[in-house]
RNA sequence: GGCUGUGUAGCUCAGUUGGUUAGAGCGGCGGCUUCAUAAGCCGUAGGUCACCGGUUCAAGUCCAGUCACAGCCA
Numbered sequence: 001g002g003c004u005g006u007g008u009a010g011c012u013c014a015g016u017u018g019g020u021u022a023g024a025g026c027g028g029c030g031g032c033u034u035c036a037u038a039a040g041c042c043g044u045a046g047g048u049c050a051c052c053g054g055u056u057c058a059a060g061u062c063c064a065g066u067c068a069c070a071g072c073c074a
Base pairs, nucleotide, nucleotide: 001073002072003071004070005069006068007067010026011025012024013023019057028044029043030042031041032040050066051065053063054062
């Protein structure tokens, strides 16, 4: 330099053929329980869907560019 893949909550990830609220587990916070802790149960907060533009009535999803990371080729 070329090609491919990935980027979504603090962490690990899901998100179907573009559509009705952006979600799960763990973690955090509060509560119940306990003499207390752990475990368990209930509730709750937390997101410019990497960035920037485009297409569309509508984009996490499609398209172009940029950035970061990983792999392959040279």